[in-house]
RNA sequence: UUCUUAUCAAGAGAGACGGAGGGAUUGGCCCAAAGAUGUCUCAGCAACCAGCCGGUUCUAGGUGUGGUGCUAACUCCAAAAGACUCUGAUAGUCUUGAAGAUAAGAA
Repeated sequence: UUCUUAUCAAGAGAGACGGAGGGAUUGGCCCAAAGAUGUCUCAGCAACCAGCCGGUUCUAGGUGUGGUGCUAACUCCAAAAGACUCUGAUAGUCUUGAAGAUAAGAA
């Protein structure tokens, strides 16, 4: 980097450094010199994998020791297709998909 599978309505922030854009892309809408995004430290959340306990031989469950991950907004919303509702017009809801993120496995 590619492929496969699973999940994505919950949850969880302080300090230091630094100094301009950031939220993947496009549009919208937000965040940001009252210092965002980012990096580091500490803290926390969760429970995907491993471990351990329990159970049993198939699972569910517990724990959080290790490996990841995460700690603005539903993946911030939409994007392609379809269904429904409403309006003078603009719109709104739902389903599936695409794209993306994370984990595990494989190449």
SAM riboswitch aptamer (S box leader) from Psychrobacillus insolitus, 107 nucleotides, folded computationally.
Rfam family: SAM riboswitch aptamer (S box leader). Its family is annotated with regulation of gene expression in the Gene Ontology.
The source organism's lineage runs through Bacteria, Bacillota, Bacilli, Caryophanales and Psychrobacillus.
It was read from a public genome assembly, where an Rfam model found it.
Of the family's consensus pairs, 97% are formed in the model.